c-di-GMP-I-GGC riboswitch aptamer from a Methylococcales bacterium, 82 nucleotides, folded computationally. Model confidence (mean pLDDT): 80 of 100.
RNA sequence: AUGUUAAAAGCCAAACUUGCCGCAAGCCAAGGGCGGAAAGCUACGAGUCUUUUUUAAAUUAAAGAUAGUCGAGCUGCACAUU
Numbered sequence: 001a002u003g004u005u006a007a008a009a010g011c012c013a014a015a016c017u018u019g020c021c022g023c024a025a026g027c028c029a030a031g032g033g034c035g036g037a038a039a040g041c042u043a044c045g046a047g048u049c050u051u052u053u054u055u056a057a058a059u060u061a062a063a064g065a066u067a068g069u070c071g072a073g074c075u076g077c078a079c080a081u082u
Base pairs, nucleotide, nucleotide: 001081002080003079004078011036012035016031017030018029019028021026034068040074041073042072044071045070046069047066048065049064050063051062052061
């Protein structure tokens, strides 16, 4: 520099359980371990979900959640080849 077939020492941690916060989606902590090579970071585009509003009707609008839904941007590990 290029690539991601295989592997996982270390790393992260789905469902579920308990506690905490929140109207809720959901967040945080502990246990747990389905999985992950960006399951690191950013709500920028799309999606999904929640609350309120509006409507004949998730129809409209606002606020919020999700980065482990996809895309995009930034950064990085391991290994292989040169």